[in-house]
């Protein structure tokens, strides 16, 4: 990089467009989710100290999600 598996939470409300009815599309609002991405930190290093480093599936939910689509950490395969 191709393929293939892939989880969670509202088909929430109100307005506007498009459009003919919605399960779209944007903003705004209240309520969830954590497995894109992002951001914090422990053990331990290093330094006299102050302070630097320091992972994540953990944590924070800024951000993205929350019927299907589409995305998806991670896995198999090639």
């Nucleotide at each position: 990089c191709c393929c293939u598996g892939g989880a969670g939470a509202g088909a929430g409300g109100a307005a506007u467009c498009c459009u003919c009815u919605g399960a779209g599309a944007u903003u705004c609002c209240c309520a969830u989710c954590g497995a894109a991405g992002a951001a914090g930190c422990a053990a331990c290093c290093c330094u006299c100290a102050g302070g630097g480093g320091g992972a994540a599936u953990c944590u924070u939910u800024c951000a993205g999600a929350u019927a299907a689509a589409a995305g998806g950490a991670c896995a198999g395969g090639g």